[in-house]
RNA sequence: GUGCCCGUAGCUCAGUUGGAUAGAGCGUCAGCCUCCGAAGCUGAAGGUCGCACGUUCGAUUCGUGUCGGGCACG
Repeated sequence: GUGCCCGUAGCUCAGUUGGAUAGAGCGUCAGCCUCCGAAGCUGAAGGUCGCACGUUCGAUUCGUGUCGGGCACG
């Protein structure tokens, strides 16, 4: 340099033939429970879906560019 894959919550990852408020587990915080913790139960907070532009009534999803990571080839 060329090709392919990945980028979604603090961490690990789902999701999507384009459609309603974007999800799970772990973690964090609060409450219940307990003599106190742990465990368990309940609830909450936390996201520009890497970034920009485009297509569309509508984009996490499609297209282009770009940034970061990985693999292969040269």